[in-house]
């Protein structure tokens, strides 16, 4: 190069609960820990939530729509730690 071990340095932090910001999906802090060798970053392409706005109709607890959201769903794309190991 490669490869993650019931070891090891060191991180991360799923549900739930609180508090806060959003129309809502969700985000952010705090406790918590299911898990995770990139569970660091990038919405780049699939996928997957919401519909405030907009369109429509049959006016309803409708329907469509991202431009708003997830990277802890799956590729990709970059960056790196310990350890193993030639």
């Nucleotide at each position: 190069a490669c490869c993650g071990a019931u070891a090891a340095a060191g991180g991360c932090a799923a549900a739930c609960c609180c508090g806060u910001c959003g129309a809502a999906a969700g985000g952010c802090g705090g406790g918590g820990a299911c898990g995770c060798a990139a569970a660091g970053c990038c919405a780049u392409g699939g996928g997957u939530c919401u519909a405030a706005g907009g369109c429509c109709g049959u006016u309803c607890u409708g329907g469509c729509u991202a431009u708003g959201a997830c990277u802890g769903c799956c590729a990709g794309g970059u960056u790196g730690c310990c350890g193993g190991g030639a």
Molecule: c-di-GMP-I-GGC riboswitch aptamer
Organism: Bacillota bacterium